[in-house]
Context: one part of a larger RNA
Molecule: small-subunit ribosomal RNA, 3' major domain
Organism: Candidatus Altimarinota bacterium
RNA sequence: UGACGGGGGUCCGCACAAGCGGUGGAACAUGUGGUUUAAUUCGACACUACGCGAGAAACCUUACCUAGACUUGACAUGGCAUUGAUCGGUAUGGAAACAUACUUUUCCAAGUUUACUUGGACAGUGUCACAGGUGCUGCAUGGCUGUCGUCAGCUCGUGUCGUGAGAUGUUUGGUUAAGUCCUCUAACGAGCGCAACUCCUAUCGUCAGUUGCUACUACUUCGGUAGGCACUCUGGCGAGACUGCCUGGGAAACCAGGAGGAAGGUGGGAACGACGUCAAGUCAUCAUGGUCCUUAUGUCUAGGGCUACACACGUGUUACAAUGGUCGGUACAGAUGGUUGCAAACCCGUAAGGGGGAGCUAAUCCUAUAAAGCCGAUCUAAGUUCGGAUUGAGGUCUGCAAUUCGACCUCAUGAAGUUGAAAUCGCUAGUAAUCGCGCAUCAGAACGGCGCGGUGAAUACGUUCUCGGGCCUUGUACA
Numbered sequence: 001u002g003a004c005g006g007g008g009g010u011c012c013g014c015a016c017a018a019g020c021g022g023u024g025g026a027a028c029a030u031g032u033g034g035u036u037u038a039a040u041u042c043g044a045c046a047c048u049a050c051g052c053g054a055g056a057a058a059c060c061u062u063a064c065c066u067a068g069a070c071u072u073g074a075c076a077u078g079g080c081a082u083u084g085a086u087c088g089g090u091a092u093g094g095a096a097a098c099a100u101a102c103u104u105u106u107c108c109a110a111g112u113u114u115a116c117u118u119g120g121a122c123a124g125u126g127u128c129a130c131a132g133g134u135g136c137u138g139c140a141u142g143g144c145u146g147u148c149g150u151c152a153g154c155u156c157g158u159g160u161c162g163u164g165a166g167a168u169g170u171u172u173g174g175u176u177a178a179g180u181c182c183u184c185u186a187a188c189g190a191g192c193g194c195a196a197c198u199c200c201u202a203u204c205g206u207c208a209g210u211u212g213c214u215a216c217u218a219c220u221u222c223g224g225u226a227g228g229c230a231c232u233c234u235g236g237c238g239a240g241a242c243u244g245c246c247u248g249g250g251a252a253a254c255c256a257g258g259a260g261g262a263a264g265g266u267g268g269g270a271a272c273g274a275c276g277u278c279a280a281g282u283c284a285u286c287a288u289g290g291u292c293c294u295u296a297u298g299u300c301u302a303g304g305g306c307u308a309c310a311c312a313c314g315u316g317u318u319a320c321a322a323u324g325g326u327c328g329g330u331a332c333a334g335a336u337g338g339u340u341g342c343a344a345a346c347c348c349g350u351a352a353g354g355g356g357g358a359g360c361u362a363a364u365c366c367u368a369u370a371a372a373g374c375c376g377a378u379c380u381a382a383g384u385u386c387g388g389a390u391u392g393a394g395g396u397c398u399g400c401a402a403u404u405c406g407a408c409c410u411c412a413u414g415a416a417g418u419u420g421a422a423a424u425c426g427c428u429a430g431u432a433a434u435c436g437c438g439c440a441u442c443a444g445a446a447c448g449g450c451g452c453g454g455u456g457a458a459u460a461c462g463u464u465c466u467c468g469g470g471c472c473u474u475g476u477a478c479a
Stems, first nucleotide, its partner, number of pairs: 001479002003476003007473007015463002019427005026318008034309002042053002064304007073130001077129008088103006107120006132293002135291003141287002143282003146278001148276001153192006159168003173182002198270004203239007212229002216227004242264001245258005320420001324379007337366002341360002346355003386417001391412007433455007
């Protein structure tokens, strides 16, 4: 100087407390361990692995296994030799890769003695350099990322102090979300961080009115149409919030209250992550040193596996019901996506879906009925009209192909489960809880992920305690 303390002081954080809803019990989904297997490819392991890499494993993907094949190779460049075709098509064998046979086609330029030589492009064969490796090492690395932590810290120049390591500055007293600002001061300044600048959102003005809007006018087959741009909305430019104003406190910084205002003290949200820590993660995104393989640890193909199942754990979904289930009627979103696409009306089917194909390269058309809600009916406390697992049968769709191993529909079946021990998680406001909708990936395949809006709470006395962190101080046989 640090680190540590079941030392002290002080401050903060959904850290505790106060509340609301969960997990842990059940079934299923999914990831992991273990076991099994020819293979169940690999990586990730407290917080910071475990619905993670994977924003889609039937084939492909695919790296694994079995079997069949290839060896200048599936891919790149170059040299030498050689051939003139190659590609494509058909047949046979085969699981295919591939092999064999037949067929088709026969490049360009120059020189000339007109059938030869030289050169070039393309393709094949042989050969040599080489290719190739998701083989190893993340403890050789770059790049990227997690975490402490959006915590308020981490440093430097000059000066001063100290023999020196170092100290000071960065400490004191206030204040702040903040090393934020004020004040004191052997310090005076500065840098990276904080904040601001960026984006979304909340109000208003202005400009612009089509595909948007419809107050008013006319027409109307009562669906709309034509005027219109006021309103809504859209999207460009601006305004607006700054402790600016007032009161009180204070040395100031600032704090408390008030006014006006759509918004008030960082308005709400996002992006943004200092010096560094964990030899943290990744050689399987990519790049790369070293090392290893080279008729194989490379490459192609078919089938299988990654989906196994006594069990254990994590993360979720659905429930256990009456604030509910079922049936009928009825209302209100936002943000998306669409031409290899989204697909309306109408018809068929109990339904999944099929037929159909208007319109739309989209403020025009479609996806598209939002659901919870409201109104009415029924069920009456039960393993039930709760719950839906499992299983049987029949279908639909995608796709060469749903057996291993897809999703969905209908009928039948109707398991566990009556609120969950010890323990443990999230959340402070348009939040939790709850309700549906969309998108990426994608032929098909979400209970996951990422977004969107609807309904919409309770509680916070407080900082004694638990956990983590900041600052000051103290002790130390630790570095």